Context: one part of a larger RNA
Molecule: small-subunit ribosomal RNA, 5' domain
Organism: metagenome
RNA sequence: GGACAAACGCUGGCGGCGUGCUUAAGCUUAUGCAAGUCGAACGAUUAAAGCUUUCUUCGGAGUGUAUAAAGUGGCGAACGGGUGAGUAACACGUGGGUAACCUACCCUUUAGUGGGGAAUAACAUUUUGAAAGAGAUGCUAAUACCGCAUGAGUUUGCAGAUUCGCAUGUAACUGCAAAGAAAGAUUUAUCGCCAAAGGAUGGGCCCGCGGGCUAUUAGCUAGAUGGUGGGGUAACGGCCUACCAUGGCUACGAUGGCUAGCCGGCCUGAGAGGGCGUACGGCCACACUGGGACUGAGACAAGGCCCAGUCCCCUACGGGAGGCGCAGGCGGGAAUUGUUCAUAAUAGGCGGAAGCCAGAUGACGCGACGCCGCGUGAGGGAAGACUGCCUUUGGGUUGUAAACCUCUGUCGUCAGGGAAGAAUGUUUAGGUUUUUCCUAUUCUGACUGUACCUGACAAGAAAGCCACGGCUAACUACGUGCCAGCAGCCGCGGUAAUACGUAGGUGGCAAGCGUUGUCC
Numbered sequence: 001g002g003a004c005a006a007a008c009g010c011u012g013g014c015g016g017c018g019u020g021c022u023u024a025a026g027c028u029u030a031u032g033c034a035a036g037u038c039g040a041a042c043g044a045u046u047a048a049a050g051c052u053u054u055c056u057u058c059g060g061a062g063u064g065u066a067u068a069a070a071g072u073g074g075c076g077a078a079c080g081g082g083u084g085a086g087u088a089a090c091a092c093g094u095g096g097g098u099a100a101c102c103u104a105c106c107c108u109u110u111a112g113u114g115g116g117g118a119a120u121a122a123c124a125u126u127u128u129g130a131a132a133g134a135g136a137u138g139c140u141a142a143u144a145c146c147g148c149a150u151g152a153g154u155u156u157g158c159a160g161a162u163u164c165g166c167a168u169g170u171a172a173c174u175g176c177a178a179a180g181a182a183a184g185a186u187u188u189a190u191c192g193c194c195a196a197a198g199g200a201u202g203g204g205c206c207c208g209c210g211g212g213c214u215a216u217u218a219g220c221u222a223g224a225u226g227g228u229g230g231g232g233u234a235a236c237g238g239c240c241u242a243c244c245a246u247g248g249c250u251a252c253g254a255u256g257g258c259u260a261g262c263c264g265g266c267c268u269g270a271g272a273g274g275g276c277g278u279a280c281g282g283c284c285a286c287a288c289u290g291g292g293a294c295u296g297a298g299a300c301a302a303g304g305c306c307c308a309g310u311c312c313c314c315u316a317c318g319g320g321a322g323g324c325g326c327a328g329g330c331g332g333g334a335a336u337u338g339u340u341c342a343u344a345a346u347a348g349g350c351g352g353a354a355g356c357c358a359g360a361u362g363a364c365g366c367g368a369c370g371c372c373g374c375g376u377g378a379g380g381g382a383a384g385a386c387u388g389c390c391u392u393u394g395g396g397u398u399g400u401a402a403a404c405c406u407c408u409g410u411c412g413u414c415a416g417g418g419a420a421g422a423a424u425g426u427u428u429a430g431g432u433u434u435u436u437c438c439u440a441u442u443c444u445g446a447c448u449g450u451a452c453c454u455g456a457c458a459a460g461a462a463a464g465c466c467a468c469g470g471c472u473a474a475c476u477a478c479g480u481g482c483c484a485g486c487a488g489c490c491g492c493g494g495u496a497a498u499a500c501g502u503a504g505g506u507g508g509c510a511a512g513c514g515u516u517g518u519c520c
Base pairs, nucleotide, nucleotide: 001520002519003518004517006516007515008514009513010512013374014373015372016371017370018369019367020366021332026330028329029328031327032326033325036075037074038073041072042071050065051064053062054061055060082286083285084284092210093209094208095207096206097205098204101203102202106199107198108197109196110195112193113192114148116146117145123138124137125136126135127134128133154179155178156177157176158175159174160173162171164169184191185190186189212258213257214256219249220248221247224246225245226244227243228242229241230240231239261283262282263281264280265276266275267274268273288309289308290307291306292305311322313320314319338364340363341362342361346360348357349356350355377407378406379405380404388397389396390395412457413456414455415454416453417452421447425443428440429439430438431437464509465508466507467506468505469490470489471488475504476503477502478501479500485492486491
């Protein structure tokens, strides 16, 4: 000098864009919200209002449409959001491999979707419990569940011949045997279901290389290193197991200890390097602490389950309930914000769609925390006024500064006008060869009456902070008297202090200025 996720002191007008618990990953958390959706899978079904239709004694009743809450079922809930505790590791980065693998939804292609059965929730009755809930009896449906049939292709086993590969083998082919599938719905054109092949996307596993400190850590290792058989997995493998062998790693640093999420990047620097990993993006890990599996295409699952532990809450003392994502509270700390608005946009989940959900996200709010921009007026104005300070008492300086005159109107206040973000979305109608596409049309804005524009008004409401001995731009007076104090270094202060304190003046930067801390 530059930089900062900064803090502290004094001061503070506006706007834009960013950014905001670095500490207690704290055996912390009141309250609200953060993951639902589908009636075009299914049975049952509600108060009022509406619509269709039938009857009617004009009170009403029935039927259908539509439909709240709950239930069965499907998909989603493994994404999105948070944090960096652990981890020195194939965790990450980079480059390869998988002849050792999986992949719901999506796309393309092929072949199918036959015929049956038994239950169960909801519901009704009832028992029990303070509650959370649990039980019994009876009834019922399905795209829920279970057999049967078919079965090209598929899987497994055996056999044959060929291609390719260093190879365990592999790809396509032939034959035989065995196994093994489905679900329907509706507004009739769609959405589904089953099997197979390929793709896309996402992931699993393996390997080379690379990036901390420490030898005041020198030896480490028994599933340990390898083999065979078996098991297990989507898959290779000591991944697991029985037996056998005795190996394996290490001064090119094993093992141990300490520290740490890694990277794209960020800061600095002429570069080489050095430091850092906050925000944004990629990957990983974690979810009160420890362990475990279930479901599923996918988890060993933050708002799922079970067990143990700690803490906390409710209790009728028998027993139950809970885990901060967004706001918010407590605590800790030098220190870090609203218990706001909206699904209008973007991405996502469900749905045929309308639509619903959505603390993701978009916005607004708070903080000079940072960067950038603007303003606090412009021109004229000497009797060089008053005041203050200094003085050799002549004057000098404050100083064109003010007053005063003429303007302007950023910003501000008031009044008026007023967007874009919205279409490739959505409704309806038409056209076209179905999807698609085209034309016309309806509706949709949280921010917000915001940005912006126009007019009116009054110089008004808008300047401070630090320094002035040298380094280092800027000097005098008074007070103090090695005192009080200053200080980054050298050093100032003991009666004439340009170094302390105050005042005037001056210098620097400016809505900031200084200080402290950290890095180059």